Context: one part of a larger RNA
């Protein structure tokens, strides 16, 4: 010198564009952050011009695995990067058939009932694209027999549909089987990826093999049985730290340091653990079990998880609104109307930053007054100031007013911009002045009281304290501290 998610101290005029809990992965009050679909279903209930229209708790579908936070673990195929395969993939596009026949229930509900509550119990009756049988079956999967594979043919198991609305009677939305794709995503390898040796030996499911068993699938991924393997000074094992990366920041580069913001990857959801559902979760606003803590209780029993987006307490030098809106973009659901949506756009506070741009401008010498300093003549402050003569950016006020939205719909917003009016009028401060290192005198103090980054200053003439004049830098900032290069 540059840099910063900065903190602190004086000082403070606008705008635009980003920033904004680095600290207790501490505790958490309150609202809101995941619905939606009546064109699947049968009830209730409103309302009726009786023709119908609505609301919806309940059963059913999809979706809640995205999106949004965190940065706790983890030094590992986690990440980065380049190669493989034995997989699987809801919605999407594409192919290929097909949607036939038949039952049993149940939840709502009715009744009767435990319970303080959460939250059930017992009868009874119904629906459906909930569920069950059947039937149909290859170009489908699987096994066996012939084959080197493929092709072909036969037997046997196994899965398996579903209908609804609207019609203009064409269709449309669907479900099932199938073929190839997409999208995401699993698994496996080479190579990279901090310190430490005052860690030197580690390793029995360990290395390998045969067989099963298990997954979507490969593998000790588990089991049994066989063999004794493996790794290690090219750092094993062990500790310790740490989310990786694409970037960032410096540097001429080599490199060093660094992982906020925004982008991919990973890993988490009060800790610890296990599954269920499902195309996909071992699941933040799902379940189950342990545990701590926190509330309720009628003491039997229960509810809870802000590392979502505001917010509170409490930790710290330190970090924001319990805000508008779904108008754009996206995402869920829907045949659409349309609903959600603290993803998102927006707006709010904070000189956090970076840019920008203001605070006037031209004249003006009695070189005024004060102040400051003197050799007492005068110097300086200083064209600085008054005093004339203009501008009106910004900001005030008044009027007008978008674009962002393909037809309609605009939170920002009467917001940006435009047009007009008045007046210089409403706007400068902070550090520093022995050397490094630009830029000097006065008084005050008297080794005091003080400065100081290093040299060092202060013991009676201090350009180093302190306070004033002037001076010198930067500027709506400016010092100082931190921390990197």
């Nucleotide at each position: 010198g540059a840099a910063c998610g900065a903190a602190c101290g004086c000082u403070g005029g606008c705008g635009g564009c980003a920033g904004g809990c680095c600290u207790a992965a501490c505790a958490c009050a309150u609202g809101c952050g995941a619905g939606u679909c009546g064109a699947a279903c049968g009830g209730a209930c409103u309302c009726u011009u009786c023709g119908g229209a609505g609301u919806u708790a309940g059963u059913g579908g999809c979706g809640c695995a995205c999106g949004g936070g965190u940065g706790c673990g983890g030094a590992a195929c986690a990440c980065g990067u380049g190669g493989g395969a034995a997989c699987a993939u809801a919605c999407c596009c594409u192919u290929u058939g097909g949607u036939a026949a038949g039952g049993a229930a149940u939840a709502a509900u009715a009744u009767c009932u435990g319970g303080a509550a959460a939250c059930g119990g017992a009868u009874a009756c119904u629906a459906a694209u909930a569920c069950c049988u059947u039937a149909u079956a290859a170009u489908g999967a699987c096994u066996u027999c012939g084959g080197u594979c493929c092709a072909a043919a036969g037997a046997u198991u196994u899965a398996u549909c579903a209908a609804g609305g609207c019609u203009u009677c064409g269709g449309c939305c669907g479900c099932u089987u199938u073929u190839g794709g997409a999208c995401g995503g699993u698994c496996c390898c080479g190579c990279g990826u901090c310190u430490g040796a005052u860690u030197a030996g580690c390793u029995a499911g360990u290395u390998g093999g045969u067989g099963a068993g298990g997954u979507a699938a490969u593998g000790g991924c588990u089991c049994a049985c066989c063999a004794a393997g493996g790794c290690g000074a090219c750092g094993a094992u062990c500790a310790g730290u740490a989310g990786c990366u694409g970037g960032u920041c410096u540097g001429a580069g080599a490199g060093g340091a660094u992982g906020a913001u925004c982008a991919g990857c990973c890993a988490c959801a009060c800790u610890g653990g296990a599954a269920c559902u499902g195309a996909g979760a071992c699941a933040c606003g799902g379940u189950c079990c342990a545990g701590a803590c926190u509330c309720c209780u009628a003491c039997g029993g229960g509810a809870g998880g802000c590392a979502g987006c505001a917010g509170u307490g409490g930790g710290g030098a330190a970090u924001a609104u319990u805000g508008g809106a779904c108008a754009a973009u996206g995402g869920g659901g829907g045949a659409a109307a349309c609903c959600c949506u603290g993803a998102u756009c927006c707006a709010g506070c904070c000189a956090u930053g970076c840019c920008g741009c203001g605070u006037g401008a031209g004249u003006g010498a009695a070189g005024a007054a004060g102040g400051c300093c003197c050799u007492a003549g005068g110097g300086u402050u200083g064209u600085a100031a008054a005093g004339c003569u203009c501008u009106u950016u910004c900001a005030a006020c008044g009027g007008u007013g978008a674009a962002g939205a393909u037809g309609a719909u605009g939170a920002c917003g009467g917001u940006a911009g435009c047009c007009g009016u008045a007046g210089a009028a409403g706007a400068a401060g902070c550090c520093c002045c022995g050397g490094c290192u630009a830029a000097c005198u006065c008084c005050g103090u008297g080794c005091c009281a003080g400065c100081a980054g290093c040299c060092g200053c202060g013991g009676u003439a201090a350009u180093a304290c302190g306070g004033a004049g002037g001076g010198g830098g930067c500027a709506a900032g400016c010092g100082u501290u931190g921390u990197u290069c």